Record summary
Small-subunit ribosomal RNA from an uncultured Candidatus Peribacteria bacterium, 1447 nucleotides, folded computationally. The RNAcentral record of the sequence draws on SILVA. Its mean pLDDT, the model's own confidence on a scale to 100, is 84. It matches the Rfam family "Bacterial small subunit ribosomal RNA". On this family, see Yusupov et al., Science 2001: "Crystal structure of the ribosome at 5.5 A resolution".

[in-house]
């Protein structure tokens, strides 16, 4: 010391969380030892049993005992201490300091002085009575009570008078009076009385100190003060009688809630901040209350004595008890221990002592509750074992760990010994303990939590948003390092961990140390009393400060420095310092006070100057309305269109006049005044301020304000008047799905005016008032000096720019500060609930002030960034649109989807970017689908075994695959004479490892592609600027097809892109040439040139544009290939490849057969058409680009043809396939036709193994629907669209009218524009970022959660009042051994008024809740800008209406 969470990324405010340390803990899971501590934190709840305060026979009479003794009583001392508790108490109860000259004190010390004398009662004891306690009645003693002497001190009266003293008084002196005493044992001491005095203990008064709450502001009658009297040890309203009327209190009284204070403890760098276990001082209490007695001391835990509540015990008449003492039950509770020893040591009470008592106290037992030690072995050991966990199958990790061998022995266990604690003397509970000797043997001893990040530590399987985890962020939806398990690793260590609570981190209450323009936060404004602060100067004091010295602050504890326990915990010794509180002496700058002065603040006069400043009253035009009266004649209004609405009863319109009410155009302005709301014709009357020259006058009279006070927009509100426009509500008309709005016609409060309320606004500069300081520069209103009249400085506002300089989270602010200083107030503390409840206050009423909390989330908020977006804005561009030409949607048919269907109609693509797409060609095959038949190591790769060469011919079953037979036949390399053996390759069976899979996942991936889009646009190094994210460059002003190039700029430079470079096609050229050609030419093939805005004009700096010239071709000469950084989790696991999951006699293989060719409908793409710019006929011509031996096929015959027969020729510039529109002739003459050609019937042709499902093409014959096609929609800017046709791939054939490619004829319009549809800059706004197909609000329904109100019920504590009252005490009285009254009181019984908790049908909002419902309110000009107050309205978000803000 810091981290994690808010964002797509950043900076910031701000909460939350988490790491640390602590505990009288508890709960989970494990556990070997020791030691020192510590152990009912809840029921001050209730107690069974026992024990915890007794002693003295050497004060006394007495029983009893031979006697030693021993006991019950009287007496004396202790029983007030020692233990326990922590209820009550907010108080002198503590803490600390002072004080008592206002007091007391038993025992013990030190002094002085006495201790003579008489009498008496009461118990015990005895009798009687009574269950018992205990009661009557008699007898006696004593250190027991009582009377007399006697009195140095003492105390009480009087008196004198030195000295202090303000007084009161007090020391001193003389006189009078008053008051003692107790004896025991035996020579010594111990009591006992009276006094002085010390020591320790006590009592009392005073200052300052330490909790919450103002939703508690007034509280007090013995109450505050005086004489006097009583009382007490003593002072005092402590009490009584009288008089006075005081006393406390915003410095917080009085009321509530809470609580023993403190030394010290935890925690923190420290200042705080929390707590008050044990051990210590102090206080209180002793079952709840009250009360005195006795005593030095109590109003007494283990005494009395009276009420209550409870318990016991009884003969029913009465008695008896109090564990918050130690143990102990019981109950409560998450939870806390033995009914132990022992007086041995310390300490207490008694006694002369002996000794006795002591649950104080020493110890021991229980508890891992805590802190502390120790320990579960130690050296060596690679085959890196085995086993387990991964694994790329090779390994690797657990791991020198294990085994194993050598060793030691804290610990364990067994036998031996054995303390210290015991100050001269006995005396030892613990304890046969601690601690030492020896033996035995690795032996008896490791768990718990974690591994996504913060936080140290990773895999594998299992699960599939499930079970679960989870402090916070979050993780889980088939490859989970977050759940489960295992393996492995990390931490701690007899312990871990998890809960609980405190502190810290949290500068997140900011004294130390925080803020308020926009994050939370400046009161709407101004006066102003108390407070707090205050100018220059003399001089006193010394209260604040400041130094010094005396005291004090108990021990313990912290700390520093030794010491004992074997170390440490623990204990013991010995110190210092700072702080606090009191006094004393001393400084005297600064604050204070009390003075003598000043004049700079502050205030007054005098001079002038300004202004919509305020009231009152009077007065002017212009408009709008309305009403009156002329002109006039059909519309007028109003809108986006429109209607409602007024109008022939005469409107609008225009003229003239009349009424009335409200507001004051132009001037006018960044203008002026006001404290602020706010204030506007004009005159006047009365006021208020502000600036202002000169001088002069007061002499700190001053700032700033908690309560308190005045004002104080609009809206509302009352009363009364007044109403022209305008206008919430309300009616109407529209618009719409709807439309309780927007727009339009009306139209009431209200707007106005007089009194009197109410006190809120986005009341704003979202900026409190004052003051002094800190660069400039540019308007302005007023004003004063000087002025050469040009103008120059100054004051006092108001305005802008500004990186001066500083400040800010950033926007920004910046002499009008948000800088840099000072003084005084006001205000904040995550969001939401909620300015809500409640409760107080104020109000006629509406509502205003003050104002919580439960619950709830992990954020919510500022600012700025880069993006997308917008019914924001600009700038350029595209067959984008416009201008055209042809279509498409409409027919029939093909052909794909889809959906229906089916045993299957195999899959896949499905906005644009799917649908004549994969598929450049499904009758079998193909093929992947369905049925039926078959194999199972397999149809296809590799390795083993065994037989056979291989390979060929062929019977019989069967649809075929398959099956079962014959029959021929023996190769080839190499060894070996040779029989004969291995080897390759093939076949065949056979085993098991494997093969296989178009099965799934394209969201687990490679590769490939589509699309934005050939759009021009994406980035990089350095450099700059910004805290950052990021910007710049990549912009600007031209230019371009282009981020193409120019200038110019904190940029400079470079990459991927464009452009080139590559092909093809146009012009030439050379060169070379069959198959082309007589020759040039053409043509084919290679290789070349050519074009560069190069040249002229015109603009322009310049990029370049615009025309011209020469060229075939001119500004990119045409078309291609070429496709940045990315986006679509975009296709695609059925090309192929591949993680993973699966299937394995099957989801694999083989065959036959069917289907993919199914059809009520829809959709996308073509083909023919609809007809005469055409159709038939007949004739004549002109191509390219291509393919042909399993072929293309020509001449020639047949055939009406499709085609057959037959082969010439061609392995092709040689030979074939092979042109059509067009052009010329006719014929049809506008019709369902001589268009059109689908359906259909019958005869064929070819392919092929086979055209039935389901080929294609012929001939005839048939002759449908169709007259160009709604709504909406597509393609092209030139050799281009329209049309003609010809080839190829694939292919046995061919559903091809598709696809790619050639040629032929050959146009029309655009020199615009951003209006639709999109791209590209640039800006500007945003609450979006899964990015507008985004965000999001509110009512209703559902469901759960905690809250307010509530008729009311119940219960607590206190207070106040009446009547009653035991004991005790005080007092009076009497017939006095005592009784009887009064007074005080605990306590009982009622009533009352308020407080305060719980509990209550019902209701009211709030909160939370993947996929509810109506709308769309807000975010963009959010489609009517938002928002604030207010008042009316409405299912709801929300409209309208006045004021106001700009966020």
């Nucleotide at each position: 010391a810091g981290a994690g969470u808010u964002u797509g990324a950043c900076c910031c405010u701000g909460g939350c969380u988490c790491a640390g340390g602590a505990u009288g803990a508890a709960c989970g899971c494990u556990a070997g030892c020791g030691g020192a501590g510590c152990g009912c934190c809840u029921a001050a709840c209730a107690c069974a049993u026992g024990c915890a305060a007794g002693u003295c026979g050497a004060a006394c009479g007495g029983u009893c005992g031979c006697a030693a003794g021993a006991c019950a009583g009287u007496g004396g001392c202790a029983g007030a201490c020692g233990g326990g508790u922590g209820a009550g108490u907010a108080a002198c109860a503590c803490g600390u300091g002072c004080u008592u000259a206002a007091u007391c004190u038993g025992c013990c010390c030190c002094g002085g002085a006495g201790c003579g004398g008489g009498g008496a009662a009461c118990a015990a004891c005895u009798g009687c009575c009574g269950a018992a306690a205990g009661g009557c009645a008699g007898c006696u003693a004593a250190u027991u009570c009582c009377c007399c002497a006697u009195a140095c001190g003492u105390c009480c009266c009087g008196c004198a008078a030195a000295a202090u003293g303000a007084a009161a008084a007090u020391a001193u002196g003389c006189g009078g009076g008053a008051g003692a005493a107790a004896g025991g044992u035996u020579u010594a001491c111990c009591a006992c009385u009276c006094u002085g005095g010390g020591a320790g203990g006590a009592g009392g008064g005073c200052g300052c100190g330490g909790c919450c709450u103002a939703u508690u502001a007034g509280c007090u009658a013995g109450u505050u003060g005086g004489c006097g009297a009583g009382g007490u040890a003593a002072u005092a309203g402590c009490u009584c009688a009288c008089c006075a009327a005081g006393g406390c209190u915003u410095u917080g009284a009085u009321g509530g809630g809470u609580a023993g204070c403190u030394g010290g403890u935890c925690u923190g760098a420290g200042a705080g901040g929390a707590u008050g276990a044990u051990c210590a001082g102090c206080c209180a209490c002793a079952a709840g209350g009250g009360a005195a007695c006795u005593g030095a001391g109590a109003c007494a835990c283990g005494g009395u004595c009276c009420c209550u509540a409870c318990c016991c015990c009884u003969a029913c008449g009465g008695g008896g008890g109090g564990c918050a003492g130690c143990a102990g039950u019981g109950g409560g509770g998450a939870a806390u221990a033995u009914u132990g020893g022992a007086c041995a040591a310390u300490g207490g009470g008694g006694g002369a002592a002996a000794c006795c008592c002591u649950g104080a106290u020493c110890c021991a037992g229980c508890g891992a509750c805590u802190c502390c030690g120790c320990g579960u072995g130690g050296a060596g050991g690679a085959u890196g074992a085995a086993g387990c966990a991964u694994u790329a199958c090779g390994g690797u990790g657990u791991g020198u760990a294990a085994a194993c061998u050598c060793c030691u022995u804290u610990u364990u266990u067994g036998g031996g010994g054995g303390a210290a604690g015991a100050c001269g003397a006995c005396u030892g509970a613990c304890g046969g303990u601690a601690c030492c000797c020896c033996a035995a043997g690795a032996a008896u001893a490791a768990g718990c939590g974690a591994c996504g990040g913060c936080u140290a530590a990773c895999u594998a399987c299992g699960u599939g948003c499930c079970a679960g985890c989870a402090g916070c962020c979050g993780c889980g939806g088939u490859a989970a390092u977050a759940c489960g398990u295992a393996g492995g690793u990390c931490g701690c260590a007899a312990g871990c961990g998890u809960u609980a609570u405190c502190c810290g981190g949290a500068u997140u209450u900011a004294c130390u140390g925080g803020g308020c323009g926009u994050a939370a936060a400046g009161c709407g404004u101004c006066c102003g009393c108390a407070g707090u602060c205050g100018g220059u100067u003399u001089g006193a004091u010394a209260a604040g400060u400041c130094u010094g010295c005396u005291u004090u602050c108990a021990a313990a504890u912290a700390c520093c420095g030794g010491a004992g326990c074997u170390c440490a915990a623990c204990u013991c010794c010995g110190g210092c310092a700072a702080g606090g509180g009191a006094g004393c002496a001393g400084a005297u700058a600064c604050u204070g006070u009390c003075u003598c002065a000043c004049u700079a603040g502050a205030g007054a006069a005098u001079u002038g100057u300004a202004g919509a400043g305020g009231u009152g009253a009077g007065u002017a035009g212009a408009a709008u309305u309305u009403c009156c009266a002329g002109u006039g004649g059909a519309g007028g209004g109003g809108u986006g269109a429109a209607a409602u609405c007024c109008g022939u009863u005469g409107a609008u319109a225009u003229u003239g006049g009349a009424a009335g009410g409200a507001a004051u155009a132009c001037c006018a302005a960044a203008a002026g005044c006001g404290a602020a709301a706010g204030c506007a014709g004009c005159u006047c009357a009365c006021u208020a301020u502000a600036c202002u020259u000169u001088u002069u006058c007061u002499g700190a009279c001053g700032a700033u304000c908690a309560g308190g006070g005045a004002c104080g927009a609009c809206a509302g509100c009352u009363u009364g008047g007044g109403u022209a426009g305008c206008a919430a509500a309300c009616g109407g008309g529209a618009u719409u799905a709807g439309a309780u709005a927007c727009c339009c016609c009306g139209g009431u409060a209200g707007u106005c005016c007089a009194a009197g309320c109410c006190g809120u606004a986005a009341a704003u500069g979202a900026u409190g008032c004052u003051c002094g300081c800190u660069a400039a520069g540019u308007g302005u209103u007023c004003u004063c000096a000087c002025u050469u009249c040009g103008g120059u400085g100054g004051g006092a506002g108001u305005g802008c720019u500004g990186u001066a300089a500083g400040c800010u989270a950033a926007c920004g602010c910046g002499u009008u500060a948000a800088g840099c200083g000072a003084g005084c107030c006001g205000c904040c503390u995550g969001a939401g609930u909620a300015g809500u409840a409640u409760a107080g206050u104020c109000g006629c009423a509406a509502g205003g002030c003050u104002g919580a909390a439960a619950c709830u989330c992990a954020a919510a908020g500022g600012g700025a960034u880069a993006g997308g977006c917008g019914g924001g804005g600009g700038a350029a561009c595209a067959c984008a649109c416009a201008a055209g030409c042809a279509g498409u949607g409409g027919a029939u048919u093909g052909c794909c989807u889809c959906g229906a269907u089916u045993a299957a109609u195999u899959g896949g693509a499905u906005a644009g970017u799917a649908a004549g797409c994969c598929a450049a060609g499904a009758a079998u095959c193909u093929u992947a689908c369905c049925c039926c038949g078959g194999u199972u190591u397999g149809a296809c790769a590799u390795c083993c075994u065994a037989a056979g060469a291989a390979u060929u011919u062929u019977g019989c079953c069967g649809a075929a695959a398959g099956g079962u037979g014959a029959a021929a036949g023996u190769g080839c390399u190499u060894c070996g004479c040779a029989a004969g053996a291995a080897g390759a390759g093939c076949u065949u069976a056979g085993a098991g490892a494997c093969a296989g899979g178009u099965g799934c996942u394209g969201c687990a991936u490679g590769g490939c592609c589509g699309u934005c889009g050939u759009c021009a646009g994406c980035u990089c190094g350095u450099g700059c600027c910004g805290c950052a994210a990021g910007g710049u460059g990549u912009c600007c002003g031209g230019u371009u097809a282009a981020g193409u190039c120019c200038g110019g700029g904190a940029a400079c430079g470079a990459g991927c892109g464009c452009a080139a470079c590559c092909c093809u096609c146009a012009u030439u050229c050379u060169u070379a040439g069959u198959u082309a050609g007589a020759a040039u030419g053409u043509c084919u093939a290679a290789g070349g040139a050519g074009a560069c805005u190069g040249c002229c004009u015109u603009g322009g700096u310049a990029a370049c544009a615009a025309g011209g010239a020469g060229g075939a071709a001119g500004g990119a000469g045409a078309g291609g290939a070429u496709g940045a950084c990315g986006u679509c989790a975009g296709g695609u696991c059925a090309c192929u490849a591949u993680g993973g999951c699966c299937c394995u006699u099957a989801u694999a293989c083989c065959g036959g057969g069917g289907g993919c060719g199914u059809c009520a409908g829809a959709g996308a793409c073509a083909a023919u058409a609809c007809a005469a710019u055409g159709g038939g006929u007949a004739g004549u011509a002109c191509a390219a680009c291509a393919g042909g031996u399993a072929g293309c096929a020509a001449u020639a015959u047949c055939g009406u043809g499709a085609g057959a027969u037959g082969g010439a020729g061609c392995u092709a510039a040689u030979c074939c396939c092979a042109a059509a529109a067009a052009c010329u002739a006719u014929c049809c003459u506008c019709a369902g036709u001589g268009c059109a050609g689908a359906u259909u019937g019958u005869a064929g042709u070819c392919u092929g193994g086979a055209a039935c499902u389901c080929g294609a093409c012929u001939a005839c014959a048939u002759g449908a629907a169709g007259g160009u096609g709604g709504a909406a929609u597509u393609g092209c800017u030139a050799g281009u669209a329209a049309u003609g046709g010809c080839g190829a791939g694939u292919c046995a054939g061919c559903c091809a009218u598709a696809u790619c490619g050639c040629c032929g004829u050959g146009a029309a319009u655009a020199u615009g524009u951003c209006c639709c549809u999109g791209u590209u800059c640039c800006u500007u706004g945003c609450a979006c970022u899964c990015a507008c197909c985004g965000c999001c609000c509110g009512u209703c329904a559902c469901a759960c959660c905690a809250u307010g109100g509530g008729a009311g019920u119940u219960g607590a504590g206190g207070c106040u009042c009446u009547c009653u009252g035991a004991a005790g005490a005080u007092u009076c009285g009497c017939c006095c051994u005592g009784c009887g009254g009064a007074u005080u009181u605990a306590g009982g019984a009622g009533a009352g008024a308020a407080u305060c908790a719980a509990u209550g049908a019902c209701u009211g909002g709030g909160g939370u809740g993947a996929a509810g419902u109506c709308g769309u309110a807000a975010c963009a000009a959010g489609g009517u800008a938002u928002c604030c107050c207010u008042a009316c309205g409405g299912g709801a978000a929300c409209g309208u209406g006045g004021g106001g803000a700009u966020g």